Predicted 3D model of a 350-nucleotide part of an RNA (small-subunit ribosomal RNA, central domain) from an uncultured organism.
[in-house]
Context: one part of a larger RNA
RNA sequence: UUGGGCAUAAAGGGCACGUAGGCGGGAAGGCAAGUCGGUAGUGAAAGCCCCCGGCUCAACCGGGGAAUUGCUUCCGAAACUGUCUACCUGGAGUGCAGGAGGGGAGAGUGGAACUCUUGGUGGAGCGGUGAAAUGCGUUGAUAUCAAGGGGAACGCCGGCGGCGAAAGCGACUCUCUGGCCUGCUACUGACGCUGAGGUGCGAAAGCCAGGGGAGCAAACGGGAUUAGAUACCCCGGUAGUCCUGGCCGUAAACGAUGGGCACUAAGUAGAGGGGGUUCCGAUGCCUUCUCUGCCGGAGCUAAUGUAUUAAGUGCCCCGGCUGGGGAGUAUGGUCGCCAGGCUGAAACUC
Numbered sequence: 001u002u003g004g005g006c007a008u009a010a011a012g013g014g015c016a017c018g019u020a021g022g023c024g025g026g027a028a029g030g031c032a033a034g035u036c037g038g039u040a041g042u043g044a045a046a047g048c049c050c051c052c053g054g055c056u057c058a059a060c061c062g063g064g065g066a067a068u069u070g071c072u073u074c075c076g077a078a079a080c081u082g083u084c085u086a087c088c089u090g091g092a093g094u095g096c097a098g099g100a101g102g103g104g105a106g107a108g109u110g111g112a113a114c115u116c117u118u119g120g121u122g123g124a125g126c127g128g129u130g131a132a133a134u135g136c137g138u139u140g141a142u143a144u145c146a147a148g149g150g151g152a153a154c155g156c157c158g159g160c161g162g163c164g165a166a167a168g169c170g171a172c173u174c175u176c177u178g179g180c181c182u183g184c185u186a187c188u189g190a191c192g193c194u195g196a197g198g199u200g201c202g203a204a205a206g207c208c209a210g211g212g213g214a215g216c217a218a219a220c221g222g223g224a225u226u227a228g229a230u231a232c233c234c235c236g237g238u239a240g241u242c243c244u245g246g247c248c249g250u251a252a253a254c255g256a257u258g259g260g261c262a263c264u265a266a267g268u269a270g271a272g273g274g275g276g277u278u279c280c281g282a283u284g285c286c287u288u289c290u291c292u293g294c295c296g297g298a299g300c301u302a303a304u305g306u307a308u309u310a311a312g313u314g315c316c317c318c319g320g321c322u323g324g325g326g327a328g329u330a331u332g333g334u335c336g337c338c339a340g341g342c343u344g345a346a347a348c349u350c
Base pairs, nucleotide, nucleotide: 003322004321006319007304008303012318014201015200016199017198021194022193023192025088026087028085029084030083031082033081034080035077036076037075038074040072041071042070049065050064051063052062053061054060091191092188093187094186095184096183097182098181099180103177104176105175106174107173108172109171110154114150115149116148117147118146119145120144121143125136126135162169163168206247207246208245209244210243211242215241216240220236221235222234223233258317259316260315261314262313263312267294268293269292270291271290272289273288274287275286276285277284299306300305323350324349325348332343333342334341335340
């Protein structure tokens, strides 16, 4: 490479947008590049294969045929692919009317808790643990009341409930803003899908500069425990956690399951819309679209399981796998301020 496979055995890129490329709906006509049929030329000889013949046979040799799957010329076909022309509306998009939402950004506001400060009351303990001790406290702690300051996070509602491509998003109000769903079927007329490179986004930790710092808390100090205890428990406590600007670019970035389209049993629950039914409404029932779960048949699977949210049946495009260790190491390249990231072997060994 072929083949096979990628939920759990090796293997889905963290996620998106998009370039090249690959692939692409219905109907008509033209062309004939691909495609198909034929003609001619060429495809050296020898060899291989088939038939016949010559050495007593064979090896060997001679003759004929086939093959040479290819390339080129010309003639023809027009179903499919391609291409051109002019169309269509079911894919895709737009418009109009509605809907839900912790989607994003900025500004402002609020209450609970915590902590600090000041003042009042009060007067010996508090705190902490398995038990203690370190620690705090007569310079008045803990407790309690009042006032003031500060930072961070938003209890209940809250829900296998919502939104987002993923990371993720939860007090309230306002402003700006993205996406989604439903109905009408008015408009465009294939404008689509995927996507190597590329670009952007990307938890936490970490880095740079400047702020901020209540609580928590790596490191660190102390008290315990213990044979020891560089831990688990306790008392403290600095980076950090927060904000602004800039880096980093990783993760069990997980549904360990790439994206798109179509098709393929039921049952049940939740969320957001629409329609029908009774004269109307509540409500109930029926139905339809979208989303989120549970359960389960066929099928698939090594099994577990999965099962219209497929791991079923098909098509299109991308990524990635090829025994374990060595090793995500070395080296080179590239990115980064650093940490390090991305790309990524071999010897050797089992």